[in-house]
């Protein structure tokens, strides 16, 4: 350098071109318990970046970062 695939709350992940972006953890703040833990209510908190198409993009398309895996150069 070329070809792939992935990027989503602090972690890890779902997500159909139409919603208030979901689930597990975390946190917080109540309930349960003598305590603690587990269990439960509620709340916090995310679409890598930039264009395009679209009535309408987290999604589809080009491009550009970052991460993986393949090949290949060069030594």
């Nucleotide at each position: 350098g070329c070809c792939c695939g992935a990027g989503u709350g602090g972690u890890g992940u779902a997500g159909c071109g139409g919603c208030u972006a979901g689930c597990a953890u975390g946190c917080g703040a109540g309930c349960c318990u003598g305590u603690c833990a587990c269990g439960c209510u509620c709340g916090c908190g995310a679409c890598c970046c930039g264009g395009g198409u679209u009535c309408g993009a987290g999604u589809c398309c080009c491009g550009g970062c970052u991460c993986g895996g393949g090949c290949g150069c060069c030594a």